[in-house]
Molecule: FMN riboswitch aptamer (RFN element)
Organism: Tessaracoccus oleiagri
């Protein structure tokens, strides 16, 4: 130092203020960017996670016997946003400028920023042990 393994531990951010009977949601103004990749470093380039759907295999239970229902969850669906100059061997990632997106539910008025599911999952990260090398 890679590489199997096991355990452990980390892993999502964001506001004032005006109008109003009532808005963190409207109006103006402003604030936030998961992960792993990319020859130079990304919310808007490629993949991934998550959320919604789809539901194989199984697993329990019922019942008119091969159906029906709960759970668990594979596979596979969907999934939103960038452009110009500049420098440079290289940048849709870095400087300037000007843009553009952001899931589903609930709300005394309509949400990226409140609540909720979620003290949840995860993409991944990292330490420490063992093993052979």
């Nucleotide at each position: 130092c890679a590489c199997g393994u096991a355990u452990u531990c980390c892993g999502g951010g964001g506001u004032c203020g005006g109008u109003g009977a009532a808005a963190g949601u409207c109006c103006g103004a402003a604030c936030c960017g998961g992960c792993g990749g990319u020859u130079a470093c990304a919310g808007c380039c490629c993949g991934c996670g998550a959320c919604c759907c789809u539901g194989a295999c199984g697993a329990c239970g019922c019942g008119c016997c091969c159906g029906c229902g709960u759970c668990c969850g594979a596979u596979g669906g969907c999934u939103g946003a960038c452009u110009c100059g500049g420098u440079g061997g290289a940048a849709u990632u870095c400087c300037g400028a000007g843009g553009c997106c952001g899931a589903c539910a609930g709300u005394a008025a309509g949400a990226g920023u409140c609540u909720g599911g979620a003290u949840g999952g995860g993409a991944g990260g990292a330490a420490u042990g063992c093993g052979a090398g």